[in-house]
RNA sequence: CGGGCAGUAGCGCAGCCUGGUUAGCGCACGUGUCUGGGGGACACGGGGUCGGAGGUUCAAAUCCUCUCUGCCCGA
Numbered sequence: 001c002g003g004g005c006a007g008u009a010g011c012g013c014a015g016c017c018u019g020g021u022u023a024g025c026g027c028a029c030g031u032g033u034c035u036g037g038g039g040g041a042c043a044c045g046g047g048g049u050c051g052g053a054g055g056u057u058c059a060a061a062u063c064c065u066c067u068c069u070g071c072c073c074g075a
Stems, first nucleotide, its partner, number of pairs: 001074007010027004020058001029045006051067005
């Protein structure tokens, strides 16, 4: 320098290809109930605006461009 993959909640991930309902799942966290307590189970709940910026569109996590970080391949 060229190419590929990944980046979405505290952690691990899905959703992206094929744009559209409130951005969801597990674990973790908070509250409550059960239990003498712990552990555990159950119910409810908080937390994101999708790495960043711009563009297209009525509408973007999703499409396009640039860019940042990490990993891999090539030179």